[in-house]
Molecule: RNase P RNA; transfer RNA
Organism: chicken gut metagenome
RNA sequence: AAUAGUCGCGUAUAGCAAAGUCGAAAGACAGCGUACGAGGAAAGUCCGGGCUCCAUAGAGCAAUGAUGCUGGAUAACGUCCAGUGAGGGUAACUUUAAGGAAAGUGCAACAGAAAAUAACCGCCUAUUUUAGGUAAGGGUGAAAAGGUGAGGUAAGAGCUUACCGCUAGUAUGGUGACAUACUGGGUCAAUGCAAACCCCAUCAGGAGCAACACCGAGACAAGAAGGCUAAUGGCUGCUCGUCAAUCUUCUUAUAUUGGUGGCUUGAGACAUAUAGUAAUAUAUGUACUAGAUAGAUGACUAUUCACGACAGAACCCGGCUUA
RNA sequence: GGGACAUAGCUCAGCUGGGAGAGCGCUGCGUUCGCAACGCAGAGGUCGCGGGUUCGAAUCCCGUUGUCUCC
Numbered sequence: 001a002a003u004a005g006u007c008g009c010g011u012a013u014a015g016c017a018a019a020g021u022c023g024a025a026a027g028a029c030a031g032c033g034u035a036c037g038a039g040g041a042a043a044g045u046c047c048g049g050g051c052u053c054c055a056u057a058g059a060g061c062a063a064u065g066a067u068g069c070u071g072g073a074u075a076a077c078g079u080c081c082a083g084u085g086a087g088g089g090u091a092a093c094u095u096u097a098a099g100g101a102a103a104g105u106g107c108a109a110c111a112g113a114a115a116a117u118a119a120c121c122g123c124c125u126a127u128u129u130u131a132g133g134u135a136a137g138g139g140u141g142a143a144a145a146g147g148u149g150a151g152g153u154a155a156g157a158g159c160u161u162a163c164c165g166c167u168a169g170u171a172u173g174g175u176g177a178c179a180u181a182c183u184g185g186g187u188c189a190a191u192g193c194a195a196a197c198c199c200c201a202u203c204a205g206g207a208g209c210a211a212c213a214c215c216g217a218g219a220c221a222a223g224a225a226g227g228c229u230a231a232u233g234g235c236u237g238c239u240c241g242u243c244a245a246u247c248u249u250c251u252u253a254u255a256u257u258g259g260u261g262g263c264u265u266g267a268g269a270c271a272u273a274u275a276g277u278a279a280u281a282u283a284u285g286u287a288c289u290a291g292a293u294a295g296a297u298g299a300c301u302a303u304u305c306a307c308g309a310c311a312g313a314a315c316c317c318g319g320c321u322u323a
Numbered sequence: 324g325g326g327a328c329a330u331a332g333c334u335c336a337g338c339u340g341g342g343a344g345a346g347c348g349c350u351g352c353g354u355u356c357g358c359a360a361c362g363c364a365g366a367g368g369u370c371g372c373g374g375g376u377u378c379g380a381a382u383c384c385c386g387u388u389g390u391c392u393c394c
Stems, first nucleotide, its partner, number of pairs: 001304007009037005015032002020029003039310001043321002046319005051208004064204005069083005084098001085096004099199002104197002106193003120138002122134005146164006165188001166185008212261006221252006232244004269286007305308001324393006332347004341378001349365005371387005
């Protein structure tokens, strides 16, 4: 752990028995019997919704937060499905928080001449203590201003050209992201980081079942009516005097408090058929039983083996994550 | 239903990304007759854990574990 038995616990009960008990009331209930009695995560509370109240939230703006390729699914989602691009792999396949870096701001340690309006060394020219040209070559770095060959030049360089890459347009295919082909562009100077601020687009009213609704009691308080100086307390015990609070009934109704509902049949589950690549949808059928409010699942005995994990409901549902 | 924290043995800083640090404690040496104090030198770290972004993560993002705390 499983099976059987005994005892116990919770909920339900148009069974039996009793006709009672608890409570101020509302309301609740003992005994016997019968039926049922935790999960795939009931967990974390990370998202989305139902429901409820506040309330207007209808429209817009600002702030804040979240999301961010395309199409679809869904009540909704930051979830799921199918694709595209990119990364990895010989491949089957697999991973992906994937808008914008000439809107602006910021950062890029050390090294290096320079980290983004490049001249340190080197090369070339000249009037050679200097000035100019040059991004080929050197070296630094995670990253250095498209790559290779040829031409060209004082030396060089997309300076020119071929191919590759990049980019723009057109055509074709695709719902689309995008792909392919063709044509053009050397002003193809402008790197990386937005899980830095930010910009753009989209979405979001707030609080939560201890929400909330109903029933009962109700200190205190307020109002109305009535009673009326008798009684009570302080000023030393008494008297006088004086001061203070005061009595009864009804109504309103608050703090607080008891109870009932919300509470479990549901955007649900399973099976089959149909549609769809799929997520999913539709139709038909079947079964449906925790629902507490200090909070129920336990203990013992016997037998057996494969020797028993993570863990336990608290309004509900769809996901995610973790065990 | 929210918030914060975890860094050396202890208490803490660093968290607008580039060196892992301080005080106390510990070890050794000096000083002293000896000890304390003092001086000098030194050791000691998976920055709770896992993954991601980035050239680079204690620091940013996601998940997770534990502790504390508020309504």